[in-house]
This is a predicted structure of a 354-nucleotide part of an RNA (small-subunit ribosomal RNA, central domain) from a metagenome.
The RNAcentral record of the full RNA draws on SILVA.
It matches the Rfam family "Bacterial small subunit ribosomal RNA".
The prediction has a mean pLDDT of 88.
Context: one part of a larger RNA
RNA sequence: UUGGGCCUAAAGCGUUCGUAGCUGGCUUGAUAACUCUUCUGUGAAAUUGUUUAGCUUAACUAAACAGCGUGCAGAGGAAACUGUCAAGCUUGGGACCGGGAGGAGUCAGAGGUAUUCUUGGGGGAGCGGUAAAAUGUUAUUAUCCUUAGAAGACCACCUGUGGCGAAGGCGUCUGACUAGAACGGAUCCGACAGUGAGGGACGAAAGCUAGGGGAGCAAUCCGGAUUAGAUACCCGAGUAGUCCUAGCCGUAAACGCUGUGAGUUAGGUGUUGCACAUUCCCAGAGAAUGUGCAGUAUCGAAGCGAAGGCAUUAAACUCACCGCCUGGGAAGUACGGUCGCAAGACUGAAACUU
Numbered sequence: 001u002u003g004g005g006c007c008u009a010a011a012g013c014g015u016u017c018g019u020a021g022c023u024g025g026c027u028u029g030a031u032a033a034c035u036c037u038u039c040u041g042u043g044a045a046a047u048u049g050u051u052u053a054g055c056u057u058a059a060c061u062a063a064a065c066a067g068c069g070u071g072c073a074g075a076g077g078a079a080a081c082u083g084u085c086a087a088g089c090u091u092g093g094g095a096c097c098g099g100g101a102g103g104a105g106u107c108a109g110a111g112g113u114a115u116u117c118u119u120g121g122g123g124g125a126g127c128g129g130u131a132a133a134a135u136g137u138u139a140u141u142a143u144c145c146u147u148a149g150a151a152g153a154c155c156a157c158c159u160g161u162g163g164c165g166a167a168g169g170c171g172u173c174u175g176a177c178u179a180g181a182a183c184g185g186a187u188c189c190g191a192c193a194g195u196g197a198g199g200g201a202c203g204a205a206a207g208c209u210a211g212g213g214g215a216g217c218a219a220u221c222c223g224g225a226u227u228a229g230a231u232a233c234c235c236g237a238g239u240a241g242u243c244c245u246a247g248c249c250g251u252a253a254a255c256g257c258u259g260u261g262a263g264u265u266a267g268g269u270g271u272u273g274c275a276c277a278u279u280c281c282c283a284g285a286g287a288a289u290g291u292g293c294a295g296u297a298u299c300g301a302a303g304c305g306a307a308g309g310c311a312u313u314a315a316a317c318u319c320a321c322c323g324c325c326u327g328g329g330a331a332g333u334a335c336g337g338u339c340g341c342a343a344g345a346c347u348g349a350a351a352c353u354u
Stems, first nucleotide, its partner, number of pairs: 004325003007308002012322001014202004021195003025089007033082001035078008048066007092192001093189003096185003104178007111155002115151004120146003126137002163170002207248006216242002222236003259321006267299014303310002327354003336347004
C1' cells in the first nucleotide's frame, strides 16, 4: 500500500525476439460508445435544517415544508478530448538504391614463431631450481650448439579510454556463405509504432554424457622446502580438464553494480565511421582545416543528488510500458512444484531470534 523508491543504503530480469495486455504522430469528415449538459420519473424510513404542536420544561415525540439521497432509467441537445468508421498526410517506423567501415557470425583451406618429443652430428660434466636449498635430471652421455622430422595448442609486434556484436563475446592470412549498424539519396510504403505478463531463442568459465585428441599449462594427488604446525604461499613431478565433434547444464562482481523507447535542456576538447566544402599536394582509396550526422571518451554550466558524483551516452526536465524493493538473521534454507543424467537451477516461506 490512492505512498516512496531501485549507480554506491533493500531493489533493473544476463541479453534479446515476441503473444496477450497497456500506450500511441498530423489533418478532415461521420458517429455519439465515453464525456458534458437540460428535462421527466424514481431515488424507503430513521437521520439533518426551519416553523409549529404534545408530555410542567428540556432531552424526547409528532406534523408540515425544505434539504440529503452525489445513483439508476428514459427523452432531448453539444461535439473539444478518448473510442469507432471513412478518407488523406509524412516528421515516427519500414523498404529500396549507392559507395565506404568493422577482431560481427558459420564453414573450409593456408601460414607463422615458440614449446615438447624423436633422429643425425658436435661437445664432455654438470644441469635445473630458489631468498637459500632440496626433491628432480645426468657417463644408458644430460644441459648446450646444430641438421631433419612429428605433434598439439596459440596467433607476438600492429593494439589504440580504437572497432564490431543484443548480451555472452570477438584478434595470423585467404575464400565461400550469412547478418547487423552508420552515412548519403529530388526513390517507395504510409502510423505499419513503443513496451512486453506468460512463452521462445542465445548465453563466459567450470561441470556432465559419448567419441576423438593430448604439446604446453594444470585443480585433485605425490614428493622437496618453509613453519610451532603448513592439508598453503615457493620448488620438482603430474591426473582430470583445457582442444575438436555431437548433446546437456543455464549460472557469474553475466558490472556502466545504471531496464527499454521517445521528446526537451549551455558549451569545450579528443577520437572512429560516412558525407560535404575550402586550401595544399609527390595528383592517390593523399594531407590539413571547417561543417553536418552517427558512435566512443574526457572536462564542465544549469539542474539533480545524502554525498561521492551525474551532467545531450543524465543520475536533469517529462511521457509510455515492463521488472524489482519494504529492518538484520534464520535463508536463497525448508516444504511442495517444474526442469536436469548428475551437479544442481528456477520458484520460494515460517517458527524462532534481534